Transfer RNA from a Candidatus Omnitrophota bacterium, 74 nucleotides, folded computationally. NCBI's taxonomy places the organism under Bacteria, Pseudomonadati, Candidatus Omnitrophota.

[in-house]
RNA sequence: GUCCCAGUAGCUCAGUUGGAUAGAGCGUAGGUUUCCUAAACCUAAGGUCGGAGGUUCGAGCCCUCCUUGGGACG
Repeated sequence: GUCCCAGUAGCUCAGUUGGAUAGAGCGUAGGUUUCCUAAACCUAAGGUCGGAGGUUCGAGCCCUCCUUGGGACG
């Protein structure tokens, strides 16, 4: 330098052919229970989906550029 893969909650990830309010587990906070803790159960908070622009009635998803990490080739 060229090409490929990945970036979604604090962490690990899902998200089908673009469709109506973005999810799960763990973690965190509160509650129930207990003499207390742990475990279990219930509830809640937490996201402008890596950044910018474009296409579309509508984008996490499609296109372009940039950026971060990983890989292949030279």
Rfam family: tRNA. Rfam describes the family as follows. Transfer RNA (tRNA) molecules are approximately 80 nucleotides in length.